[in-house]
Context: one part of a larger RNA
Molecule: small-subunit ribosomal RNA, 5' domain
Organism: uncultured bacterium
Parts: sequence; C1' cells; structure tokens
RNA sequence: GGAUGAACGCUGGCGGCGUGCCUAACACAUGCAAGUCGAACGAAGCGCCAUACAGGAAGCCUCCGGGCGGAAUGCGUGGCGACUGAGUGGCGGACGGGUGAGUAACGCGUGGGCAACCUGCCCCAUACAGGGGGAUAACGGCUAGAAAUGGCCGCUAAUACCGCAUAAGCGCACAGCAGCGCAUGCUGCAGUGUGAAAAGCCCUGGCAGUAUGGGAUGGGCCCGCGUCCGAUUAGCUGGUUGGUGGGGUAACGGCCCACCAAGGCGACGAUCGGUAGCCGACCUGAGAGGGUGACCGGCCACAUUGGGACUGAGACACGGCCCAAACUCCUACGGGAGGCAGCAGUGGGGGAUAUUGCACAAUGGGGGGAACCCUGAUGCAGCAACGCCGCGUGGGUGAAGGAGUACCCCGGUACGUAAAGCCCUAUCGGCAGGGAAGAAGAUGACGGUACCUGACUAAGAAGCCCCGGCUAACUACGUGCCAGCAGCCGCGGUAAUACGUAGGGGGCAAGCGUUAUCC
Repeated sequence: GGAUGAACGCUGGCGGCGUGCCUAACACAUGCAAGUCGAACGAAGCGCCAUACAGGAAGCCUCCGGGCGGAAUGCGUGGCGACUGAGUGGCGGACGGGUGAGUAACGCGUGGGCAACCUGCCCCAUACAGGGGGAUAACGGCUAGAAAUGGCCGCUAAUACCGCAUAAGCGCACAGCAGCGCAUGCUGCAGUGUGAAAAGCCCUGGCAGUAUGGGAUGGGCCCGCGUCCGAUUAGCUGGUUGGUGGGGUAACGGCCCACCAAGGCGACGAUCGGUAGCCGACCUGAGAGGGUGACCGGCCACAUUGGGACUGAGACACGGCCCAAACUCCUACGGGAGGCAGCAGUGGGGGAUAUUGCACAAUGGGGGGAACCCUGAUGCAGCAACGCCGCGUGGGUGAAGGAGUACCCCGGUACGUAAAGCCCUAUCGGCAGGGAAGAAGAUGACGGUACCUGACUAAGAAGCCCCGGCUAACUACGUGCCAGCAGCCGCGGUAAUACGUAGGGGGCAAGCGUUAUCC
C1' cells in the first nucleotide's frame, strides 16, 4: 500500500447493487416451512330430482253424518351435483432449505476403469392386459385409559392383497454353434426343462397398467496422482495379510463366516498426537509464491447424543419409525409428549451480526387429465455507512480587504473572495400531476415503486484524523520528568513546532481514525 462477513470511537444527506451469529453443532415460547389426487375406492354429511310408505293443511262439495282433495313434514330406495373433513389406495415427503460438529479419508480435486452394478418419473421400440378368490380400514356395537393410545365382535370397496391362465421376450439349470477379447471371460444364434405379469378410470378422445430391450438422467463401487503440523510420536497390526469354500449385496471385496497358511504396513515417515470439511474460487503479489475457503456454484458429512433397521426406484431418512441416554413439558403417578444446524423470533454466550413483514405476480419444485392446491424454495419489502459505486451539501461576481478571532517588532500580518451584497441554477430531499416494463388472452407481491413533468426556496445536508523525523502540514498560551503523548526513534525536569487548548495549516471525505487478521 492492498484486503475484510469485521468491531470500537467521533460524525452522518440521498440513491443503486451486494452483504449481515465468524462466538454456544448452547437451550428454545409461538406461528409458518410438504403436500396433493373424488378422473383409484367404500362410507358419511349438504342440496336437487324421481319414487314407495306414513302424514294429513289450504280449498271444494255436503242431506252436516261426512266425502273429495292432496300441501308441509318424516322415513326408505334410486339418480344427479358442487363440496367438506376422516379413512383405504397412489405419487411426493431421499428434492428443495440449514449447518460444518465429525472427517487427514478414495472425503475432496483431477484423470481413468466396471468383462463387478442399480436407476421411480421421462423418451423410443416390441409384445400383452384372459379368468377368479379371500381379506381389511373407514363404519356400527361393546369395552380399557386422566390422556396419549388402544382391545374384542360384526359389515364393506378398490388401480390395496393373493392364486390360476397366457409368455414374443426375460430369469434359472443343462448341453451346443459362431465371433471376439482385457485374466476371471464377453456377445450373438438356435434347443430342452423350469419359473414369474397386468387395473382400471374419465368417456368425441385420453390418462393410466404389465413384460422385455434400448436411450436419457441420477447414482454405486474400484484405481493412478495430489491434499496441514509434530520424530520431544519408531515401531504398528489378529479379520490382522493372503488362500479355499460359503453367506450377503444392485454389484466387486475379510464386507461377514468356517477352515488353512503366516503374513501385511513402516525413515519414500507406518502408528500415535494435534489441527482441519474439500474444491471452483477469493485476497495479495510483476510473477513465482503466500494466505483464506464468508457470499455464489460443485462434492461430502451431520440433523439433541449414541445405536438400529423398516418402507421404498432411491434413506439407514432434519420437520418418518424403534431402542438407549441427557434435557424440557403434561399427568388422575399407572403413564405419556418433544427435538429451529428450515423462515422469522426468544434467552444465553459475545467486541459483534437484522423483521415473530408481503406475495405465490415471476422463476422453479410436488400432486392432479385439468381447474387448481401446496411451496419461509424463490421474488420482494423492512433494519444496519457493513462493503463497493454514483450524487449532493451550490455556481458566478464581489475590497489592497468590513466586523470578529489569532499573532505581532504595534507599523501591521493571517483567516480571505472567504463572508455580506448582487446575479444565476435546482442535482438530491420536500410538494403537486402523470405513470410503466417485468405477463403469452387474463393474472403484479414489489408499488402509485422506477421514471417523466410542473411550481417553489440557497434553502434541509460536513465531518474525522494529523501537523518533531520517518510523513504533507507552525505559531501563541498553559503545564514544568507533573499532567500526559508514543507505530519506531523518542518527547515532557520554566521560552515544548512532540503534552493540553486556541488560531493557522495538511490529508481524506459521508465518512475519518483506531484495533484485529492476511499478503
């Protein structure tokens, strides 16, 4: 000198774009952050229509005995309609969002490999969808419990569940031919035996379903190289290293197991200890290099702590489940409930870091045929000079030069064209009028915002640090090794350009200094 997610002191006009718990991965009140589909299904509620039964009003007739008439209403059945909340079922909750605790590791980066693998939704191609069955929630009844939550009996539906049929193709077993390679082998073709599919819904037409092959996308695993400090850590290792056989997995593998062998790693730094998420990038530097890993993007890991599996195409699953632990809460003391490292917000810690805002209008995501619903992702707004950038706080003219202040050799000198005065202008701010793009036919949170125009007033808008040398900028007074200054050298003990104040000056400027850290 440059830089910062900064903080502190003094000061502070406006706008644009960014950024904002670096500390306690400390604890959390409250609200919201993942739902959706009635075009999978049954039942309930609501309304309308039709109909059976009950019911009997108004009205009419009357010989006054009654008769005709059939409304309201109730209940049952059927149909239709838009909808509501619960349930069965489907898809989604594995994305998006947060954090950096752990991790020195194939975790990450980079380059390869899989002849050792998987892939819902999407695209292409081929072939199908025949015929049955038994349940179960909801619901009803009974019942346990303070609650959370159940138990028993009975009924019912499906794109829920289960057999059977069919099998182009597919899996498995056996044996064959051809081609190829990268060691185990791979690919293609034909054969025998054997095994496994499917679902309907809305009704011009679609949306779904099953199998197989291919694609696309996303993942899994393996390998070469690279990846901090300490030797005041020198030896480490028993599933350890390898083999055979098996289990397990989508898949290779001591991944796991039985048996066998005795290996494997290490001064080219094993093991141990400390520290740390990694990268694209960012800061600095002429570069080489050094430092950093906030925001944005990619990967990884985690979700109170530890462990576990279930479901599923995908999880060992932040707002799912089970167990243990700590903590908090409810309780009728028997037992239960919870997890902000999502967005806001609270306490605490700290030098220090924001609103319990608006909207789904846009972009994107989930569900749905769609209408649409959900979306603290996102788009915006609020707060903060935290940063960068831009603008303003006026411009011109105006005296050998007022007043005031400071100095003075008392003559004067400086502040100083500075002010006043006169002329002019109106950026920003304020007032008034108009008023977008962002949306494609409609739909705009932002927002009456940006922007444009008009009238008006120099009015509302300057501070901070420094002035001994380094280093740009000097005098006076006060103080008297005191009070104090200080980055280094050093100043101060009676004339201090170094302390304090004033006048003057220098530097930067809505900032200026200080502190911390990096180059």